Small-subunit ribosomal RNA, 5' domain from an uncultured prokaryote, 489 nucleotides, folded computationally.
Context: one part of a larger RNA
């Protein structure tokens, strides 16, 4: 000089767009943050119609088409979004390449959707339990479950042959469902892929599923990915193993570049979800707001047993120099559910806080020498502060107060909002302060102190004339900021 996710002293008018726990991956009250579908299904229960009984507005009883609670079966989502950086020197990321794979919804082609069966929840009955939560029995329905049949083409094959499918619903317009090729998206794998990617040699030797073959198993696939047996391999000074720090890129900041530092925000991608460990369920997870097991911790208990997991958004304590509101809205973009209406969406859009930061405007303008007055200096004549001030004239930006009042919303639909902007209106009125002034360096006098008090980025200054310490006038430099301190070039 420049830049920062700062912070600390002061001092603060206002507006726009950003940013805002870098420390304890510390611990968490409380409230929301994942639901949706009645056009898959049983169905309490309304409304309507019709009978009966009466106690005249209640109860049974039965019909039908509507509406359909909480919860229950089922169906698709919950793997997406969101947040953190802990761990990880890795094929984990960047980049170029690879061949043995999977892929719900979605596009497109081909064929199909024929007949049975048996339960089960809610529900009702009994009953354990303080609760969490359950136990026995009796009923019921599906697009839940389970056989037959059929099955080009689809899988297995010793080529003879075996095997494996469905499901309705509906307002009759559709919307589903099985099988089974392609296509888009997505995802998995490759140190027996290629290159890159941070120190340390005051770490020089590592390795036994270790390195390779044979077979088998296992996986959606390839492979020691697992196991049987065989051989004795592999790595390594071109830095193996160890240690120590560290998510990684696109980017960012700096510089003329080269380089050098750095990974907040934004954007892709990895891990991670109280600590470790496992697997269930699905197209997809070894799963932040899903289970199971051990621990740690904190609540609740009737001691017999339970419950929870903020690195979602807000918000608390505590750590820290230090980082906001327990806000409003699905209006709009985007996701998830439905056929739709609609539901839900701390994603999103929005507001609230903080000169944190970059930008922009204001704090007024013209004229005004009696150079007023005061202050400071004087060498006492005067200088200076100063056209600054008063005054006069005039403006009306921004804030104010009335009105009016949007885009954002192709037809409705605006949280923001009576916001922004548009008009009128009063008044100069409500709006300047930091730091420095010894040389580097722009900017000097007094007065006080007297190696004292203090300053100090360096180099120095202060011991009785200090432009360097404290005041004060007076000057210079930035200006809603000015400085210090940290950091990186």
């Nucleotide at each position: 000089g420049a830049a920062c996710g700062a912070a600390c002293g002061c001092u603060g008018g206002c507006g726009g767009c950003a940013u805002g726990c870098u420390u304890a991956a510390c611990a968490c009250a409380u409230g929301c943050a994942a639901g949706u579908c009645g056009a898959a299904c049983g169905g309490a229960g309304g409304c309507c119609c019709g009978g009966a009984g009466c106690u005249u507005g209640c109860u049974c009883c039965g019909g039908a088409u509507c509406c359909g609670a909480a919860a229950c079966u089922g169906g698709c989502g919950c793997a997406c979004g969101g947040g953190u950086g802990a761990g990880u020197a890795a094929c984990g990321c960047g980049u170029g390449g690879g061949a043995a794979u999977c892929u719900a919804c979605c596009c497109u082609g081909g064929g199909g959707u024929g007949g049975g069966g048996a339960a089960u929840a809610a529900c009702c009955g009994c009953u354990g339990g303080a609760a969490a939560c359950g136990g026995c029995g009796g009923c019921u329905a599906a697009a839940a479950c389970c056989g037959c049949a059929u099955a080009c083409g689809c899988c297995u094959u010793g080529c003879g042959a075996g095997g494996g499918a469905a499901a309705g619903c509906u307002u009759u317009a559709g919307c589903g469902c099985c099988c089974u090729g392609g296509g888009a998206c997505g995802a998995g794998c490759c140190c027996g892929c290629g290159c890159g990617u941070c120190g340390g040699a005051u770490u020089a030797g590592c390795u036994u599923g270790u390195u390779g073959g044979u077979g088998a198993g296992g996986u959606a696939a390839c492979g020691g990915c697992u196991c049987a047996c065989c051989a004795a391999g592999g790595c390594u000074u071109c830095g193996a193993u160890c240690c120590g720090u560290a998510g990684c890129u696109g980017g960012u900041c700096u510089g003329a570049g080269a380089g050098g530092a750095u990974g907040a925000c934004c954007a892709g991608u990895c891990a991670c979800a109280c600590u470790g460990g496992g697997a269930c369920u699905g197209a997809g997870a070894c799963a932040c707001g899903g289970c199971c097991c051990a621990g740690a911790c904190u609540c609740c208990u009737a001691c017999g047993g339970g419950a929870g997991g903020c690195a979602g958004c807000a918000g608390u304590g505590g750590g820290g120099a230090a980082u906001a509101u327990u806000g409003g809205a699905c209006a709009a973009u985007g996701g998830g559910g439905g056929a739709a209406a609609c539901c839900c969406u701390g994603a999103u859009c929005c507001a609230g806080c903080a000169a944190u930061g970059c930008c922009g405007c204001g704090u007024g303008a013209g004229u005004g020498a009696a150079g007023a007055a005061g202050g400071c200096c004087c060498u006492a004549g005067g200088g200076u502060u100063g056209u600054a001030a008063a005054a006069c004239u005039c403006u009306u930006u921004c804030a104010g107060u009335c009105g009016u009042g949007a885009c954002g919303a192709u037809g409705a639909u605006g949280a923001c909002g009576g916001u922004a902007g548009c008009g009128a209106c009063a008044g100069a009125a409500g709006a300047a302060g930091c730091c420095c002034c010894g040389g580097c360096u722009a900017a000097c006098u007094c007065c006080g102190u007297g190696c004292c008090a203090g300053c100090a980025g360096c180099c120095g200054c202060g011991g009785u004339a200090a432009u360097a310490c404290a005041g004060a006038g007076g000057g210079u430099g930035c200006g809603a900021a000015c400085g210090u301190u940290g950091u990186u070039c």